[in-house]
RNA sequence: GGAGCAGACCCGCCGAGUCGUAUUGUGACGAGCCGGGGACCCACAGUUAUCUGGGGUGAAUCCGCGGGCCACCCGUCCGCGGUAGGGCGGCCUUCCCGCCCGAAUCCGUCAGCUAACCCGGUAGGCGGCGCAGGAAGGAGUA
Repeated sequence: GGAGCAGACCCGCCGAGUCGUAUUGUGACGAGCCGGGGACCCACAGUUAUCUGGGGUGAAUCCGCGGGCCACCCGUCCGCGGUAGGGCGGCCUUCCCGCCCGAAUCCGUCAGCUAACCCGGUAGGCGGCGCAGGAAGGAGUA
């Protein structure tokens, strides 16, 4: 001097997941935010056969192609490509442009909406010394 790893302060990102009080700490209580259940009204609603349960949180749905399981179909899993939808670009908003995500999981045969009312959550994960983009309008500072 360079590279890598770990920790703390600080800064920042996804997310509802923050703040206050008390406590040695945890638990707990409250505020804020978030989610679920739950009337009238509204919506759904009929017949036959086959197959298939249904629902919630979340942006995370759907389609095509190839392959595996399967006698085959269906279904399901994996891979590739796309896509509904979603996030980021560092004072803020919008536009442009660019870069990404497009998962996972829970309930347990049961739930449309839904006032009153009832119940629950307040986690987890990640990045950073950087040319940290452009334009317009603001805010703020000098």

c-di-AMP riboswitch aptamer (ydaO/yuaA leader) from Micromonospora sp. HM5-17, 142 nucleotides, folded computationally. The prediction has a mean pLDDT of 81. The sequence was found by an Rfam model in a public genome assembly.